Annotation: This is a predicted structure of a 109-nucleotide RNA (SAM riboswitch aptamer (S box leader)) from a rhizosphere metagenome. The sequence is in RNAcentral, with records from MGnify. It matches the Rfam family "SAM riboswitch aptamer (S box leader)". Rfam describes the family as follows. The SAM riboswitch is found upstream of a number of genes which code for proteins involved in methionine or cysteine biosynthesis in Gram-positive bacteria.
RNA sequence: CAUCGAGACCGGCUGAGGGACAGGCCCUUGGAAGCCGGGGCAACCCGCGAACGCGCAAGCGCUCGUAGGGUGCCAAUUCCUGCGGGGACUUUUCGUCCACCGGAAGAUG
Numbered sequence: 001c002a003u004c005g006a007g008a009c010c011g012g013c014u015g016a017g018g019g020a021c022a023g024g025c026c027c028u029u030g031g032a033a034g035c036c037g038g039g040g041c042a043a044c045c046c047g048c049g050a051a052c053g054c055g056c057a058a059g060c061g062c063u064c065g066u067a068g069g070g071u072g073c074c075a076a077u078u079c080c081u082g083c084g085g086g087g088a089c090u091u092u093u094c095g096u097c098c099a100c101c102g103g104a105a106g107a108u109g
Stems, first nucleotide, its partner, number of pairs: 001109004009038005017027003021082004039074003044070003047066004052061003078105001083102003086098004
């Protein structure tokens, strides 16, 4: 800096935790986390192909495609909320609600 409302699971070993943190709410002995093997998703980087632009050229940029290589990922929107604002309901406060706007934190590249 970009993205995070989509997508994608089986087997073996093992045996109690896991979902970052806090609160909530979930998952889990009908097997958590971890390790190993295989499979898949995706398209960030490399590679490859194509259009366009720039360049004398080498090449560069950009968009699309592909899925060979490198990461990543395969419960729940990043599971939800955490700070500030907006809108609706409520006489007001309190409170409740929202595919609202931004921020923080986190994850991946």